Transfer RNA from a Legionellales bacterium, 75 nucleotides, folded computationally.
NCBI's taxonomy places the organism under Bacteria, Pseudomonadati, Pseudomonadota, Gammaproteobacteria, Legionellales.
Its Rfam family is "tRNA". By type it is a transfer RNA.
RNA sequence: GCUCCCUUCGUCUAGCGGUUAGGACGCUGCCCUCUCACGGCGGUAACGCGGAUUCGAAUUCCGCAGGGAGCGCCA
Repeated sequence: GCUCCCUUCGUCUAGCGGUUAGGACGCUGCCCUCUCACGGCGGUAACGCGGAUUCGAAUUCCGCAGGGAGCGCCA
């Protein structure tokens, strides 16, 4: 330098054009318990950035940034 892949709650992960952006763990309130743990019910918080396409974009396209893999070049 070229090609390809990844980026979503604190963490892991679902999503494949119209979802209230879901789940698990965590944290937290209440219940349960003599207490703790377990368990039950609830709450919490996220789409890397900028454009394009579209009536509508986390999702498609382009660029940028960060991370990873492969190939190549120079010394």